[in-house]
């Protein structure tokens, strides 16, 4: 880079410096954003994937910490492909997939 697995409607801002887009990625929609957004630094916080400690014969399970990652606008912002549903036939609603993002393993 790949490959499995397992989650993804909860949660968590403040300051520095800095220039225009910015929410992966393409088209559509919808917001952010010069009252300075994204990205980036430093602090602060969240949260429990590995961990580590405790009941526990062991496992499983429960509980606590916070090393190792992660994250702190919107649902992974929302849809796109496939199925089913309902009805004012173009949407609306479910449910699965893609595809992306973190853990955790693996060549």
């Nucleotide at each position: 880079u790949g490959c499995u697995u397992a989650u993804c409607a909860a949660g968590a801002a403040a300051g520095g410096a800095g220039u225009a887009g910015g929410g992966a990625a393409a088209u559509g929609g919808c917001c952010c954003g010069a009252u300075g957004a994204u990205a980036c630094c430093u602090u602060a916080g969240c949260a429990a994937c590995c961990u580590u400690c405790a009941c526990c014969a062991c496992c499983a399970g429960u509980g606590a910490a916070a090393g190792g990652u992660g994250c702190u606008g919107c649902a992974u912002c929302c849809a796109u492909c496939c199925u089913c549903g309902c009805c004012g036939c173009g949407g609306c609603g479910a449910g699965g997939g893609a595809a992306g993002a973190u853990a955790a393993g693996u060549c």
Molecule: SAM riboswitch aptamer (S box leader)
Organism: Chitinophaga sp.